[in-house]
């Protein structure tokens, strides 16, 4: 590097992609192979609770992409 066989493959962390690391959740029931309920998760501030204002593409790290500001070529 190639081929074959077997096993495994969940969700989520306020705006996109994927890599690594970290945190959290991972059940119940039924008319049963489908359905229902449900967990983690869903930013901040003010307030008349009706609304108004504000920060960040990360949970963290380093990148890609989008957007914004300044300077230089």
């Nucleotide at each position: 590097g190639u081929g074959a066989c077997a096993g495994c493959u969940g969700g989520u962390g306020a705006u996109g992609g994927a890599g690594c690391c970290c945190g959290c959740c991972c059940g119940c029931g039924a008319a049963u192979u489908u359905c229902g309920c449900g967990a983690a998760c869903c930013g901040c501030c003010a307030c008349c609770c009706g609304u108004g204002g504000c920060u960040g593409a990360u949970g963290g790290c380093a990148c890609c992409u989008u957007c914004g500001a300044u300077c230089g070529a």
Model confidence (mean pLDDT): 78 of 100. This is a predicted structure of a 73-nucleotide RNA (Fluoride riboswitch aptamer (crcB RNA motif)) from Flexivirga caeni. The model forms 100% of the base pairs in the Rfam consensus. It matches the Rfam family "Fluoride riboswitch aptamer (crcB RNA motif)". Rfam links the family to the GO terms response to fluoride and positive regulation of gene expression. The RNAcentral record of the sequence draws on Rfam. The source organism's lineage runs through Bacteria, Actinomycetes, Micrococcales, Dermacoccaceae and Flexivirga.